[in-house]
RNA sequence: GCUUGAUAAGAGCAAACCGUCCGAAAGGGCGGGACGCAAAGCCGUCGGCCUAAAUCCCCUUGAAACAAAAUGGGGGACAUGGUUGCGAGGUUGCCGGG
Numbered sequence: 001g002c003u004u005g006a007u008a009a010g011a012g013c014a015a016a017c018c019g020u021c022c023g024a025a026a027g028g029g030c031g032g033g034a035c036g037c038a039a040a041g042c043c044g045u046c047g048g049c050c051u052a053a054a055u056c057c058c059c060u061u062g063a064a065a066c067a068a069a070a071u072g073g074g075g076g077a078c079a080u081g082g083u084u085g086c087g088a089g090g091u092u093g094c095c096g097g098g
Stems, first nucleotide, its partner, number of pairs: 002098004012037002017032006035085001041091003045088003048083003055077006
């Protein structure tokens, strides 16, 4: 330097859940807590998945003879939002084996 993770040694991280804060939500921060993790260190680059505020479309409300707005409610589409503990990729590492 490359490759690999059987037994270790010294370490590390922290799921669910609870409390609290941020957020429209997904989700995230902090504290507690450990399901697990050889990168469960870091990066949203690619794919997947999650959410849908704003926006667009439709229905309804408004609406009494025809027509008719704001507003409210519902449905659909859609990341610019998120997920690195979904997969891939990039990058940086402890110890041991070869």
Molecule: c-di-GMP-I riboswitch aptamer
Organism: Deltaproteobacteria bacterium